[in-house]
RNA sequence: ACGCCUCUGGUGUAACGGCAGCAUGACCGGCUCCAACCCGGUCGAUCGGGGUUCAAAUCCCUGGGGGCGUG
Numbered sequence: 001a002c003g004c005c006u007c008u009g010g011u012g013u014a015a016c017g018g019c020a021g022c023a024u025g026a027c028c029g030g031c032u033c034c035a036a037c038c039c040g041g042u043c044g045a046u047c048g049g050g051g052u053u054c055a056a057a058u059c060c061c062u063g064g065g066g067g068c069g070u071g
Base pairs, nucleotide, nucleotide: 001070002069003068004067005066006065007064010024011023012022013021018054025043026042027041028040029039030038047063048062049061050060051059
C1' cells in the first nucleotide's frame, strides 16, 4: 500500500429492516447475630458522520479503532 473480517452497558453476549434483550457488574433493599449465598429493585450500551427507507444496531458510502492475510 492492497484485500478480508470485526466494533452493542464497566465486561461477555443476543436482536427477520419494526419496543435494544440476557448474563455479569455497580448501587439500594430483603434474608442473617454479622458476612457470604440466595431473593427483589434500580443504574448503565448500538465507534463518528452521511445516505436509502414510513422505519436502520441491522442495508449502502465515508472516516476512525482492533484483528487476519498478501506484497